[in-house]
Context: one part of a larger RNA
RNA sequence: UGACGGGGGCCCGCACAAGCGGAGGAACAUGUGGUUUAAUUCGAUGAUACGCGAGGAACCUUACCUGGGUUUAAAUGGGGAGUGACAGGUGUCGAAAGAUGCUUUUCCUUCGGGACACUCUUCAAGGUGCUGCAUGGUUGUCGUCAGCUCGUGCCGUGAGGUGUCGGGUUAAGUCCCAUAACGAGCGCAACCCUUGCCGAUAGUUGCCAUCACUUAAAGGUGGGCACUCUAUCGGGACUGCCGGUGUAAACCGUGAGGAAGGUGGGGAUGACGUCAAAUCAGCACGGCCCUUACAUCCAGGGCUACACACGUGUUACAAUGGCCAGUACAGAGGGCCGCUACCCCGCGAGGGGAUGCCAAUCUCGAAAGCUGGUCUCAGUUCGGAUUGAAGUCUGGAACCCGACUUCAUGAAGCCGGAUUCGCUAGUAAUCGCGCAUCAGCCACGGCGCGGUGAAUACGUUCCCGGGCCUUGUACA
Repeated sequence: UGACGGGGGCCCGCACAAGCGGAGGAACAUGUGGUUUAAUUCGAUGAUACGCGAGGAACCUUACCUGGGUUUAAAUGGGGAGUGACAGGUGUCGAAAGAUGCUUUUCCUUCGGGACACUCUUCAAGGUGCUGCAUGGUUGUCGUCAGCUCGUGCCGUGAGGUGUCGGGUUAAGUCCCAUAACGAGCGCAACCCUUGCCGAUAGUUGCCAUCACUUAAAGGUGGGCACUCUAUCGGGACUGCCGGUGUAAACCGUGAGGAAGGUGGGGAUGACGUCAAAUCAGCACGGCCCUUACAUCCAGGGCUACACACGUGUUACAAUGGCCAGUACAGAGGGCCGCUACCCCGCGAGGGGAUGCCAAUCUCGAAAGCUGGUCUCAGUUCGGAUUGAAGUCUGGAACCCGACUUCAUGAAGCCGGAUUCGCUAGUAAUCGCGCAUCAGCCACGGCGCGGUGAAUACGUUCCCGGGCCUUGUACA
């Protein structure tokens, strides 16, 4: 100087407490361990691995296994030699890859050759093989915590200290006062995006607001930019005003005004560093290793196994509910190998026609809710696993191993031990919708979007993590 303490003081955080909803019990989905296997490819392992890399494992992917092939090879360039093509058509063996036949067949030319392609040879290949403890780059975490440092000066033999401490204050090393310190940098804050209010500009969206026409009814049409909206530029909030406390910074106030009040809400943004943290399998790269194989092509299998253990989820155990009928209201997105109105067929998944739209123009489009009816506490009209049968769709192909539909079947489960997780407001809870990946999909995952919409916080003694000051130390 740090680190540590079941030392002290001060202060924060859904850290506890106060509440609400879960997990731990059930079934299923998914990841992991273990076991099994010819292979069940590899990585990630307290917090910071385990719906993680993977934002799509039937083939492909694919790196694994079995078997069958290739050896200048998948691609590209240079040197040397040969051929005239390349390529198309068509045989044989074969699961394919591949091997091996038959046939048709170049261009320019100064006739020396050249262009192009193939074959042979040679030099360069290739490796998801090892090392993340050789590395770059990127990322997690402490932590959006308030800290981490520098120049000059001063103090100390020196390591180092001071500044950065103290008194207040703040979300903040934020600001004020004081001060052997005076300044400065990286962080904080602000500048950026979005949301909430208003104005201006602009109207192939919106409106009967205003006028007219049409219709069973529709902004459907003429017409109009008022409103809504869209998307660009501005305004607006600064403790600015008032009162109180205070030297000040600042704090307090059913305060005023205001759409919004003291950082308005959300996001992006992550200091010096820590964990030899993660990644050589995204990529790059040093070294090492393989080179008729640790390279490469193909078929099939595996990554989907299953006594079991754990994590994360989905659906439930019901009446604030289930089922049936009727009826209302979003936002954000996607669409040409696409989204499809409308009509017909089918109980349905879907099929057959047909039209509009490269889309503020056409299209994909809510559910909870509301109204009425029924069920009456039961393993049930709860719950839907499992299994049987018949189908639909994608795809070359659904046996291993797809999703969906219909009928039948109807398992466990009656609120879950010790323990444990999330959340402070448009949040939790609950309800559906969209997108990426994608032929299809094992999505109950991920990322977004809106609808409905709570309860509680006395407080900081305790648990966990953190910040500052101080103290002890036989630790570095």